Predicted 3D model of a 71-nucleotide RNA (transfer RNA) from a Patescibacteria group bacterium. It matches the Rfam family "tRNA". The family's RNA type in Rfam is transfer RNA. Rfam's curators write: Transfer RNA (tRNA) molecules are approximately 80 nucleotides in length. The sequence was found in a public genome assembly. Taxonomically the source falls in Bacteria candidate phyla (Bacteria).
[in-house]
Formats: sequence, structure tokens, C1' cells
RNA sequence: GCGGGUAUAGUUUAGUGGUAGAAUGACACACUUCCAAUGUGUAGACGCGGAUUCGAUUCCCGCUACCCGCA
Repeated sequence: GCGGGUAUAGUUUAGUGGUAGAAUGACACACUUCCAAUGUGUAGACGCGGAUUCGAUUCCCGCUACCCGCA
């Protein structure tokens, strides 16, 4: 330099053109003499820019980062 893949909560991940879900973690409360465990609740995310569309996390293009391969 060329080709391919991936990017979603602090972490691991699901997902589909129409309200983004779970696990784990965080916080609060309940339980407990205390801690742990357990239960309930709360907050927390679509890498960036553009295009298409009534509507984009999803489709298309580019960029960035990472991974794999070729040279």
C1' cells in the first nucleotide's frame, strides 16, 4: 500500500427501517445484630461525518480505531 471483518451502558453481548433488550457491574431500599447472599427499584449505550428515506442503530459512501490476510 491492497483486501476482508468488527465498532451498541463501566464490562460481555442480542437486535431489527418505526419506543434498543439482557447479563454483569454502580446506586438506593427491603431482609440481616453486622457482612455476604437474595428480592425490589433507579440511572446508565448504537465510534465520527455525510447520503437515501416520512423515519437510520439497521441501507449506502467516507473517516477513525482495532483484528486477520496479502504484498